[in-house]
Large-subunit ribosomal RNA, domain I from a Planctomycetota bacterium, 596 nucleotides, folded computationally.
Context: one part of a larger RNA
RNA sequence: AGUAUAUGGUGAAUGUCUUGGCGCUGAGAGGCGAUGAAGGGCGUGGAAGACUGCGAUAAGCUUCGGGGAGCUGUCAAACAAGCUUUGAUCCGAAGAUUUCCGAAUGGGGAAACCUACUAUAGGUUUAUGCUAUAGUAUCGGUAUCUGAAUAUAUAGGAUGCCGAAGCGAACGGAGAGAAUUGAAACAUCUUAGUAACUCCAGGAAAAGAAAGAGAAUUCGAUUUCCCCAGUAGCGGCGAGCGAAGCGGAAAAAGCCUAAACCGGUUAUGUGUCAAGCCCUUGUGCGUUGCAUAACCGGGGUCGUGGGUUUUGCGGUGGCAGUGCAAGGACUGCCUAAAAAGUUACCAAUGUAGUUUUUAGCUGAAUAGUACUGGAAAGACUAACCACAGAAGGUGAUAGUCCUGUAAGUGAAAAAAAUUACACUUUUAGCGCAAAUACCCGAGUAACACCCGUCUCGUGGAAGCGGAUGUGAAUUUAGGGAGUCCACUCUCUAAGGCUAAAUACUACUCAGCGACCGAUAGCGUACAAGUAGCGCGAGCGAAAGAUGAAAAGAACCCCUAUUAGGGGAAUGAAAUAGAACCUGAAACCGUAUACUU
Numbered sequence: 001a002g003u004a005u006a007u008g009g010u011g012a013a014u015g016u017c018u019u020g021g022c023g024c025u026g027a028g029a030g031g032c033g034a035u036g037a038a039g040g041g042c043g044u045g046g047a048a049g050a051c052u053g054c055g056a057u058a059a060g061c062u063u064c065g066g067g068g069a070g071c072u073g074u075c076a077a078a079c080a081a082g083c084u085u086u087g088a089u090c091c092g093a094a095g096a097u098u099u100c101c102g103a104a105u106g107g108g109g110a111a112a113c114c115u116a117c118u119a120u121a122g123g124u125u126u127a128u129g130c131u132a133u134a135g136u137a138u139c140g141g142u143a144u145c146u147g148a149a150u151a152u153a154u155a156g157g158a159u160g161c162c163g164a165a166g167c168g169a170a171c172g173g174a175g176a177g178a179a180u181u182g183a184a185a186c187a188u189c190u191u192a193g194u195a196a197c198u199c200c201a202g203g204a205a206a207a208g209a210a211a212g213a214g215a216a217u218u219c220g221a222u223u224u225c226c227c228c229a230g231u232a233g234c235g236g237c238g239a240g241c242g243a244a245g246c247g248g249a250a251a252a253a254g255c256c257u258a259a260a261c262c263g264g265u266u267a268u269g270u271g272u273c274a275a276g277c278c279c280u281u282g283u284g285c286g287u288u289g290c291a292u293a294a295c296c297g298g299g300g301u302c303g304u305g306g307g308u309u310u311u312g313c314g315g316u317g318g319c320a321g322u323g324c325a326a327g328g329a330c331u332g333c334c335u336a337a338a339a340a341g342u343u344a345c346c347a348a349u350g351u352a353g354u355u356u357u358u359a360g361c362u363g364a365a366u367a368g369u370a371c372u373g374g375a376a377a378g379a380c381u382a383a384c385c386a387c388a389g390a391a392g393g394u395g396a397u398a399g400u401c402c403u404g405u406a407a408g409u410g411a412a413a414a415a416a417a418u419u420a421c422a423c424u425u426u427u428a429g430c431g432c433a434a435a436u437a438c439c440c441g442a443g444u445a446a447c448a449c450c451c452g453u454c455u456c457g458u459g460g461a462a463g464c465g466g467a468u469g470u471g472a473a474u475u476u477a478g479g480g481a482g483u484c485c486a487c488u489c490u491c492u493a494a495g496g497c498u499a500a501a502u503a504c505u506a507c508u509c510a511g512c513g514a515c516c517g518a519u520a521g522c523g524u525a526c527a528a529g530u531a532g533c534g535c536g537a538g539c540g541a542a543a544g545a546u547g548a549a550a551a552g553a554a555c556c557c558c559u560a561u562u563a564g565g566g567g568a569a570u571g572a573a574a575u576a577g578a579a580c581c582u583g584a585a586a587c588c589g590u591a592u593a594c595u596u
Stems, first nucleotide, its partner, number of pairs: 001595009015581001016545002020516002022513007029505002031167002039101003042055003046079001049075003061095006070083003106115003116136007138164009171202001172200004182189001186236001212219002223250004233241002254497003257441001261298010276285002278328006305440004309435006317334006337427005349422010360409003366382004371378001383400002385389001391403003446470003450466004456482001477492005532539002552580001555567004
């Protein structure tokens, strides 16, 4: 020096465990904010470093419920001082307080700071200084008062009231919009209308009651899913891209306006003693009429086209009015009956009850052993409950020990849903036939040129959308059915509203997993977005386990020791001793044997 055996050190793997994660299901909720949010700074405890809570009323204050013996949050044990059956701590509901910054909003500012004005009040001073409370930003809307150049006016200004702003995970609509990449290069193409960016909104959004589909014996708003179908098609016909009708499901809901015509108000223009007073006839009265525009009310809303106007026929509860009479017409009110309604249509509320949520409560049934063990829930013996043998805990494996579980039950207060009643709105104001005239959404449709979008890359290229230039028609009309024309069929653009089925989950509750088990699972099971790094945007860890219970080793000894160790004591165990469960290997020793 090596080999072997034994025994240690170091080291942290492995095993077992789980406070934490990951994914999903079902419900709820789907917002918060000038009544000052989200997020922070600084404070706040007897002592106080961090976390949590709270805000100068500061681990808290008040009221109302629950609960019932201990309590003064966690790391974190003890001490001090207290509270509590006159019901504390704790749980729930509603209030009060809520510093400074932050949209931050009196002005400023290098966030958590500096510094004003107005009004009111306070004590005080030589003093106008000091203190407290309230108000004072901007923009939009609206009302009022003012008010230039410039006469009327307008711009502008001031004041009151109402609203907005900012934050937030995904989902939604709109605007604008890449490249890496693929095509085995690359330019059309693809990636992709994706990512990133901007604006706006809701609990969903968007879409939506056919100027649709497309050829059936036609269907009948929209949305989503299955299928159609990787089809029809598009495509340097390359790479690739890629529908729609039908059919089957989910859910179902339809409406309001513009115009013609009638009436009213206002403004402007114009005219005026014959027009007007609801119409017809007669009679009476005697100063406003007509046109245009805007606004208001009625009317009307459709595709076997519809409506308006006029005429005719039929129908139409009661009362009153429109100068009078007759006939008609219109308007208002009353009554009966009916329908609908707080999500659209369709304008707008209360009361009462019920259910649910936000604390809880009741809740069955086992003993023995001189069995093992530190400990019984294990073993043995003998019982019981079960609408409860889900689960967790208890010194090993417990239906009957504890928390629970099945099943019942509960709210002073707040919230949500729903039902009933009241209430509100609408309806008697219509129907049929005929006629002529009028209306049926205009810088629109369409066309030209250039683009975009659809499966459609310019193609024979329709449809939908856009910029520019031209520029119609009103039912004897207009659009569509994939150039175009004819025929046939179908629909009615250029105004608007609309629940459900659908998408998502930052957040709350309940539950589940052939998901992970500390190099895994979220970056974080621990004072983790912490420590640390970076000028900054930003990057970003490591770190779990004594024991059933601290019973956490009194006392003695070695020693320069708050190191380390040896006894003693505790404990089932201390090779469980805090650098603490198990404790592999590399690596380093010690003892013995052998080899050289």

The organism belongs to Planctomycetota, within Bacteria. It matches the Rfam family "Bacterial large subunit ribosomal RNA".